[in-house]
Molecule: transfer RNA
Organism: bovine gut metagenome
């Protein structure tokens, strides 16, 4: 000095307006069972603190963690 932090994990979210998807876990269907297949459920204080605005993941400042340059 860049650049990243969102769900157990991996990662979207492009102009600021009620937060998503894949695997995972749960439940059901289906099978003698289990596995695969199929429907469907939950699960988020969006890293922390502030700040602008009538609303922030998304602007601005600071800070903490990680990677990478100098």
């Nucleotide at each position: 000095g860049a650049c990243a932090a969102u769900a157990g994990c991996u990662c979207a979210g492009u102009c600021g307006g009620u937060a998503g998807a894949g695997c995972a876990a749960c439940g059901c269907a289906c099978u003698u069972u289990u596995a695969a297949u199929g429907c469907g459920u939950g699960g988020g204080u969006c890293g922390c603190g502030g700040g602008u605005u009538c609303g922030a993941u998304c602007c601005c400042c600071g800070c903490u963690u990680g990677u990478c340059c100098c």